Bacterial RNase P class A from a Chloroflexota bacterium, 356 nucleotides, folded computationally. Of the family's consensus pairs, 96% are formed in the model. It was read from a public genome assembly, where an Rfam model found it. The source organism's lineage runs through Bacteria, Bacillati and Chloroflexota. The coordinates come from a structure-prediction model, not an experiment, and the mean pLDDT is 76. It matches the Rfam family "Bacterial RNase P class A". Its family is annotated with ribonuclease P activity, dimeric ribonuclease P complex and tRNA processing in the Gene Ontology. From the family's description: Ribonuclease P (RNase P) is a ubiquitous endoribonuclease, found in archaea, bacteria and eukarya as well as chloroplasts and mitochondria. By type it is a ribozyme.
[in-house]
């Protein structure tokens, strides 16, 4: 120069005029409402999905059990998580680095189209060897060849009728036994053995571990109103199904409770943001992150406010005027995660071809 991996930042600026919304001040005002003016603030990097995770309210306890649902290699962080960071195995890549639904196939159960002779209680289609009553037919084989993703380790040499792990050397697996590193997951090294026991659980299915319920219209509290009436019944209720616990109402005609038909309310406050908070140094840690010291307050609306216009400037299109600048908007809060997105600035690192 080029072509790639892989982090991090910003999300149009500026000025003026006019207008919101929330806090505080100050004045007029008897008080209050209005109203004038000042100050500070006032929609992200995803607010989106509502997928996971939990603060926070409520359900008496949130107890024990079945079934259901999640996770699923090892160590770590956090308040948790299916999340993050490290590492171990596998994979794919020239590499920087990226994937991984990553306990079990020797508990059972299923399923591997087609093609093959057979696809797991698996094997004789060609071939090879014997035998014969020699067209045939039997009896051994599983080393060659064919089919397929995948056929009863591989090389190689004895040996046999012809073959076979049948035997041996070597190699691979597998099971066992010791050493070595390591917290571990593994990884490595000698030994011993029989000879070698398909995949597939993002198939039911085994194991382990972990899980009470709703949910801000959550629930607390204030204030106003009104009106009850008939009816069925011995039982009802504790907020995912079910039982077993164990608790609250309530039972012989009235009330738990449920049905019908009538009335009254829709209002106000708080929950509403000071936090597992930003932000700056420092110190420990490979690192996610912690711990010590400064330093800041930066939305809380409620039929819903954070905005209109003008002028310049930045980018891009066009090249008379001009036009256009992504995805996109707070609604209980905060940790992840997935999805959309225009331009921009940056930091490591790998290949590749030049030059010195």
């Nucleotide at each position: 120069c080029a072509a790639g991996c892989u982090g991090g930042c910003c999300a149009g600026g500026c000025g003026a005029u006019c207008g919101c919304g929330c806090a505080c001040c100050a004045c007029c005002u008897u008080g209050g409402c209005u109203g004038u003016g000042g100050u500070g603030u006032g929609a992200g990097g995803a607010a989106a999905g509502u997928c996971c995770g939990u603060g926070c309210u409520c359900c008496a306890u949130a107890g024990g059990g079945u079934a259901c649902g999640g996770u699923g290699c090892u160590g770590g962080c956090u308040a948790a998580c299916u999340g993050c960071c490290a590492g171990g195995c596998g994979g794919g890549g020239u590499g920087a680095c990226c994937c991984g639904a990553c306990g079990g196939a020797a508990a059972g159960u299923g399923c591997c189209a087609c093609a093959g002779a057979a696809a797991a209680u698996a094997a004789a289609c060609c071939g090879c060897u014997c035998g014969u009553u020699c067209a045939g037919c039997g009896a051994g084989u599983a080393a060659g060849g064919g089919u397929g993703a995948a056929a009863a380790g591989g090389u190689g040499u004895g040996g046999u009728a012809a073959g076979a792990g049948c035997g041996c050397a070597c190699c691979a697996g597998c099971a066992c036994c010791a050493g070595u590193g390591g917290u571990g997951a593994c990884a490595u090294u000698g030994g011993u053995g029989g000879c070698u026991u398909g995949g597939u659980a993002a198939a039911c299915c085994c194991c382990a571990c972990c899980g009470g319920g709703a949910g801000a219209a959550a629930g607390a509290c204030c204030a106003a109103g009104c009106a009850g009436a008939g009816g069925c019944c011995a039982g009802g209720g504790g907020c995912g199904a079910c039982c077993c616990g164990u608790c609250c109402c309530g039972c012989a005609a009235u009330g738990a409770g449920c049905c019908u038909c009538g009335g009254g309310u829709a209002g106000g406050u708080c929950g509403c943001u000071a936090g597992a908070g930003u932000u700056g140094g420092u110190g420990a840690g490979u690192a996610a992150u912690c711990g010590c010291c400064a330093u800041c307050c930066c939305a809380g609306a409620u039929a819903g406010a954070u905005g209109a216009u003008c002028g310049c400037c930045a980018c891009c299109c066009a090249g008379a005027u001009g036009g256009g600048u992504a995805c996109a908007g707070a609604a209980u809060g905060c940790g992840g995660c997935u999805u959309a997105u225009c331009g921009g600035c940056u930091g490591g690192c790998u290949u590749g071809g030049g030059u010195g």